A computed fold for a 197-nucleotide RNA, annotated as FMN riboswitch aptamer (RFN element). Its Rfam family is "FMN riboswitch aptamer (RFN element)". About the family: The RFN element is a highly conserved domain that is found frequently in the 5'-untranslated regions of prokaryotic mRNAs that encode for flavin mononucleotide (FMN) biosynthesis and transport proteins. The sequence was found by an Rfam model in a public genome assembly.
């Protein structure tokens, strides 16, 4: 460093104010909020067999001209630039995830059942095959939102302005912000532990 049917921990914010109403944190006004990984002309740091400029210091040259009131060179310490490293920057870009749905796939329960066995019916056991119904794990679908003006070579991102979006299920009245599935699940972050280099 990579690598994994390991382990352990963390992994989402946000109705204050007014109005109207029997009645709203659901409606209007005003307000508030932005998981994850990327990418990024973003910001801050640090470093340099790097480029250039100033500055100081040390060395010093040609001759036809111009130069010693220093060509060049070398070292050093600012500044700028530039390449690496760290660390941070996107709600509306490129993906993930959560909720929902599948006629898929595959596993597990399981009403009713085929068939075969238990020396013959019925039960009832066991094997086998289908199967409503649910459940888990894949896999696929579904599933919101941007303009403008700066700057500049370049802007989906920087800075300025001004929009706009927000699963489901509940609810005396419609939810991004209240309740509830969820003390769940999770993209995924950081640790570590084994093996390999």
């Nucleotide at each position: 460093g990579c690598u994994u049917a390991c382990c352990u921990u963390c992994g989402g914010g946000g109705c204050g104010g007014g109005g109207u109403g029997u009645a709203a944190u659901u409606c209007c006004c005003c307000a508030c909020c932005g998981a994850c990984g990327g990418u990024g002309a973003u910001c801050g740091g640090c470093c340099g067999u790097u480029a250039u400029g100033c500055u100081a210091c040390u060395c010093g040259a040609a001759c036809a001209a111009u130069g010693a009131u220093g060509a060049g060179a070398g070292c050093a310490g600012c500044g700028u630039g530039c390449a690496g490293c760290c660390g941070u920057c996107a709600g509306u870009c490129c993906g993930u995830g959560a909720c929902c749905c599948g006629u898929c796939a595959u596993c597990g329960c399981u009403a009713c059942u085929u068939c075969c066995g238990g020396a013959a019916c019925a039960a009832c056991c066991g094997g086998u095959g289908g199967g409503c119904g649910u459940g888990g794990u894949g896999c696929g679908g579904u599933g919101g939102a941007c303009c403008u003006g700066g700057u500049g070579a370049a802007a989906a991102u920087c800075c300025g302005g001004g929009a706009c979006c927000g699963a489901c299920a509940g609810u005396u009245a419609a939810a991004g912000u209240c309740u509830g599935g969820a003390u769940g699940g999770g993209a995924g972050a950081a640790g570590g532990a084994a093996g390999c280099g």